[in-house]
RNA sequence: ACGUGUUUCCGGGGUCGGUGAAAUCCCGAACCGGCGGUGAUAGCCCGCGACCCGCGCCCCGCGCGGUGGACCCAGUGGAACUCUGGGGCCGACGGUAAUAGUCCGGAUGAGAGGUAAACACGG
Numbered sequence: 001a002c003g004u005g006u007u008u009c010c011g012g013g014g015u016c017g018g019u020g021a022a023a024u025c026c027c028g029a030a031c032c033g034g035c036g037g038u039g040a041u042a043g044c045c046c047g048c049g050a051c052c053c054g055c056g057c058c059c060c061g062c063g064c065g066g067u068g069g070a071c072c073c074a075g076u077g078g079a080a081c082u083c084u085g086g087g088g089c090c091g092a093c094g095g096u097a098a099u100a101g102u103c104c105g106g107a108u109g110a111g112a113g114g115u116a117a118a119c120a121c122g123g
Stems, first nucleotide, its partner, number of pairs: 002122007009114002015029004030102002032091002034048004043089002052066006071087005093105003
C1' cells in the first nucleotide's frame, strides 16, 4: 500500500416582483439538483435512496413486496442521451387566510452511500 470486518465521523439545494382582504402556494421573472454506475464530467441513460401504498409479526420496530418524475437537436472526439452551443422538461407526503421543487412540519429523523479516523484480522 491492498482486502475484509467493527466502531466513530460525514451524508440535499433553492426568491424576488405583481395582483389581492389574504399567496415565498396564483401570475411574471428567477433559482435549485441526493447516492452508485457508465469507453468522457448525467436532476431528465441504468440502478439505488428518500416519500407513499400493501402484507407479515400482539405492539414497537423491523422484514418482504409494490408504486414512483422529466430530453431532444447540432458540434468536438477513438469514445459523451454525461462535455460545448441551442432549445426544452421534471420535482413525495401532510399543513396553510389562496393551488407550494424553493415556506412550515414529520426530520437534531431515516438513508443510498463516502471511506475521512481508529482498531482488529488476512495473503

FMN riboswitch aptamer (RFN element), 123 nucleotides, folded computationally.
The model forms 100% of the base pairs in the Rfam consensus.
Its mean pLDDT, the model's own confidence on a scale to 100, is 82.
It was read from a public genome assembly, where an Rfam model found it.